A computed fold for a 405-nucleotide RNA from a Paracoccaceae bacterium, annotated as Bacterial RNase P class A. The organism belongs to Paracoccaceae, within Bacteria. Of the family's consensus pairs, 94% are formed in the model. Rfam family: Bacterial RNase P class A. Its family is annotated with tRNA processing, dimeric ribonuclease P complex and ribonuclease P activity in the Gene Ontology. Its mean pLDDT, the model's own confidence on a scale to 100, is 76.
RNA sequence: GCAGAGGGCCGGAUGGCCGCGUUGGGGGCGCAAGCCUCCCGCGAGGAAAGUCCGGACUCCCUAAAGCAACGGUGCCGGGUAACGCCCGGGCAGGGAAACCUGACGGAAAGCGCCACAGAAAACAGACCGCCCUAUACAGUAGGGUAAGGGUGAAACGGUGGGGUAAGAGCCCACCGCGCCCCUGGCAACAGGGGCGGCAUGGCAAGCCCCACCGGGAGCAAUGCCAAAUAGGACCCCCGCGUGGGCUGGUCGGGCAACCGAUACCGCCGCUAGGUACGCUUUAACCGAGAGGGGUCGGGUUGGCAGCUAGAGGCGUCUGGCAACAGGCGUCCCAGAUGAAUGGUCAUCGAACCUUGUCUUUUGGGGCAGGGGGAACAAGAUCCGGCUUAUAGGCCCUCUGCGCAA
Numbered sequence: 001g002c003a004g005a006g007g008g009c010c011g012g013a014u015g016g017c018c019g020c021g022u023u024g025g026g027g028g029c030g031c032a033a034g035c036c037u038c039c040c041g042c043g044a045g046g047a048a049a050g051u052c053c054g055g056a057c058u059c060c061c062u063a064a065a066g067c068a069a070c071g072g073u074g075c076c077g078g079g080u081a082a083c084g085c086c087c088g089g090g091c092a093g094g095g096a097a098a099c100c101u102g103a104c105g106g107a108a109a110g111c112g113c114c115a116c117a118g119a120a121a122a123c124a125g126a127c128c129g130c131c132c133u134a135u136a137c138a139g140u141a142g143g144g145u146a147a148g149g150g151u152g153a154a155a156c157g158g159u160g161g162g163g164u165a166a167g168a169g170c171c172c173a174c175c176g177c178g179c180c181c182c183u184g185g186c187a188a189c190a191g192g193g194g195c196g197g198c199a200u201g202g203c204a205a206g207c208c209c210c211a212c213c214g215g216g217a218g219c220a221a222u223g224c225c226a227a228a229u230a231g232g233a234c235c236c237c238c239g240c241g242u243g244g245g246c247u248g249g250u251c252g253g254g255c256a257a258c259c260g261a262u263a264c265c266g267c268c269g270c271u272a273g274g275u276a277c278g279c280u281u282u283a284a285c286c287g288a289g290a291g292g293g294g295u296c297g298g299g300u301u302g303g304c305a306g307c308u309a310g311a312g313g314c315g316u317c318u319g320g321c322a323a324c325a326g327g328c329g330u331c332c333c334a335g336a337u338g339a340a341u342g343g344u345c346a347u348c349g350a351a352c353c354u355u356g357u358c359u360u361u362u363g364g365g366g367c368a369g370g371g372g373g374a375a376c377a378a379g380a381u382c383c384g385g386c387u388u389a390u391a392g393g394c395c396c397u398c399u400g401c402g403c404a405a
Stems, first nucleotide, its partner, number of pairs: 001401010012348007020043003024039006045376001049387002052385005057218004070214005075089005090104001091102004105209002110207002112203003127149002129145007157175006176198001177196008222305004232296006244268003248265002250261004269279002273286003312331008352371008
């Protein structure tokens, strides 16, 4: 220098003016709640996103022990509040390597499935071939054979030798597989030895078995305050009416006709609707009408709390391979709610486009000039992860090749 691998960081900058949200402070108005104004401070992200996992917190609830069902997780060890996350290790696969990837428990508990092709796809099986026998040497028929061919993702252990009519774990060696033992390791597992002639094809991302984990809903959780209007329950007030008749009794007056009274008796009648024990006066009860006032409780709208100091950030030391843990110091870093974080000007400015020029780093690079003007995307209770999106730039470590000393 070229090609590649792993990891970390940044992701437009500075200033002026105007504006928005908000903690604190000052001033003004207001009984207060609060409103206005000024000053200072602060004001989105590495993913704020998807809402996919795990928690905090709240309510429901008694589930908290156990069983069943359902769902999830799944090599081993460690980290963590917890996790399906992270770190370290093992094994398997990929790569020349750095390194990457992993749905990585159990298939001798049981059931099920294995397309197409192929003779045969799981208690094996004879299409071609090979060998033997019969007949008649070809052909045909019967038998043996899983060595060879062919099909397939996969063909009933593999390679070599012996053996045989031809073959075959039929026998032997090595490999594989299973069981037992020893050694190393906390373990997953690795290495070694012995035994077994092979019994056990694959799929659990089909059911299933085993171990472990899980009660449900979510900040629109939940708690508190509460206006106008309408409606509900209760209480109080106001308003509304008849107040008579009798050619009955009775009583009083009068010679009588008759007049008067009627608080006692009777009949009729009366009431905005009814009752009579009311109808001389004050005026009764029930009910109704329209109205006024008050109290209570609920709902709508709204307000307050929850709400942001936290498994917190940064620095440093100690322990650990690491994830991480602990000590010390220091900092306060959005809390809006139809939802603030914006606009404009100036200076600078990466990518990218382009002109000239130089150059043996030449499909490139350097210098000078002009244009250009920044990716993905923005909180909504909070935290730990994962996943997805992201123009471009910077730094560190490592692998292979080339060149120079």